This is a predicted structure of a 107-nucleotide RNA (TPP riboswitch aptamer (THI element)) from a Thermodesulfovibrionales bacterium. NCBI's taxonomy places the organism under Bacteria, Pseudomonadati, Nitrospirota, Thermodesulfovibrionia, Thermodesulfovibrionales. Its mean pLDDT, the model's own confidence on a scale to 100, is 75.

RNA sequence: AUCAACCCCUGGGGGAGGCAAGAGCCUGAGAGUCCCGAUUUUAUCGGGAGACCCAUUGAACCUGAUACGGGUAAUGCCGGCGGAGGAAUUAGGGAGUUGUUUUAAGG
Numbered sequence: 001a002u003c004a005a006c007c008c009c010u011g012g013g014g015g016a017g018g019c020a021a022g023a024g025c026c027u028g029a030g031a032g033u034c035c036c037g038a039u040u041u042u043a044u045c046g047g048g049a050g051a052c053c054c055a056u057u058g059a060a061c062c063u064g065a066u067a068c069g070g071g072u073a074a075u076g077c078c079g080g081c082g083g084a085g086g087a088a089u090u091a092g093g094g095a096g097u098u099g100u101u102u103u104a105a106g107g
Stems, first nucleotide, its partner, number of pairs: 001101001003099004007094004012054003017026003033049007061086003068079003
């Protein structure tokens, strides 16, 4: 010096359920925290920020699905559906470690 893996930054994709009067509890990586705006004005929606996950070797996530089977206090809670149909060019930059290949100088 080359290439690869790991890490960080910027950029890309994504979801946010159930129970409870409440504290909180269940599953999960994550369960709507903050700011702005709109409206049918206290609730819903949209945008932004933050945390987390995922990026084609893609089960992150969406559709089918207001469906099916099991279970639960209840719920995509679990399973099947299912490698079914979709899904984000992993783009650019940085530092070090390890491995790899090679070069130069000195002994």